[in-house]
């Protein structure tokens, strides 16, 4: 130098061939307990890496950056 893979919520991670993003665990609040801890419920929490383009509409195509992993030389 070249080629791949990825990059989404505090963390591991899902998102079907484009249609206003979710779980699990973490926080918070009740409830239950004499009390914690486990359980039940509810609630917060996101510029979906940056910048452009296609298209009525992009996390999801498409070009270019930038991290991070791994292979080749």
């Nucleotide at each position: 130098g070249c080629c791949g893979c990825c990059u989404u919520a505090g963390c591991u991670c899902a998102g079907c061939u484009g249609g206003u993003a979710g779980a699990g665990c973490g926080g918070c609040g009740c409830a239950u307990u004499u009390g914690u801890a486990a359980u039940g419920c509810g609630c917060a929490g996101g510029u979906c890496c940056c910048c452009g383009g296609u298209u009525c509409g992009a996390u999801c195509c498409c070009g270019g950056g930038a991290g991070g992993c791994g292979g080749c030389u």